[in-house]
RNA sequence: GGGGAUGUAGCUCAAUUGGGAGAGCACCGGCUUUGCAAGCCGGGGGUUGAGGGUUCGAGCCCCUUCAUCUCCA
Numbered sequence: 001g002g003g004g005a006u007g008u009a010g011c012u013c014a015a016u017u018g019g020g021a022g023a024g025c026a027c028c029g030g031c032u033u034u035g036c037a038a039g040c041c042g043g044g045g046g047u048u049g050a051g052g053g054u055u056c057g058a059g060c061c062c063c064u065u066c067a068u069c070u071c072c073a
Stems, first nucleotide, its partner, number of pairs: 001072007010025004019056001027043005049065005
């Protein structure tokens, strides 16, 4: 330098044909306990890497760009 893959909550990952952004763990509160842990109940937390385009509507399609991994040279 060229090809490919990945990027979504603090972490690990889902999201069916383009139509409601979610789960587990973590965090906060409550119950329980002498106390802690575990358990149960509830809650907060998102510019879907960034910018633009298509569409009534984009995490998903198109273009550009950034980061990481990988292959070739």
Molecule: transfer RNA
Organism: Planctomycetota bacterium